[in-house]
Molecule: c-di-GMP-I riboswitch aptamer
Organism: Sporomusa malonica
């Protein structure tokens, strides 16, 4: 330095929920809090899912319905990339 699979250590992250803020919403950020995670570190590249402000279509007296990400989710699955640790 590389590979594979079990075990172990120092540690790491933080679901739901609550509060505050931002946002049209999905959701995000911060604090609290731990469901869990060996990449539950990073990247929105491919797929998937969520939302529909703006825009289009339909329709009504008015509401409304529908299509669509330039929005969002890496704790949905892949891919890329970077790390920690004991033995062989």
């Nucleotide at each position: 330095a590389a590979a594979a699979a079990a075990u172990a250590u120092u540690g790491g992250c933080a679901a739901a929920c609550u509060u505050a803020u931002u946002g049209a919403a999905a959701a995000a950020u911060a604090a609290g809090g731990a469901c869990g995670c060996a990449a539950a570190g990073c990247c929105a590249u491919g797929g998937a899912u969520c939302u529909a402000a703006a825009g289009g279509a339909u329709g009504u007296a008015a509401u409304a319905u529908u299509c669509u990400a330039c929005g969002a989710u890496u704790g949905c699955c892949a891919g890329g990339u970077u790390g920690c640790u004991a033995u062989u």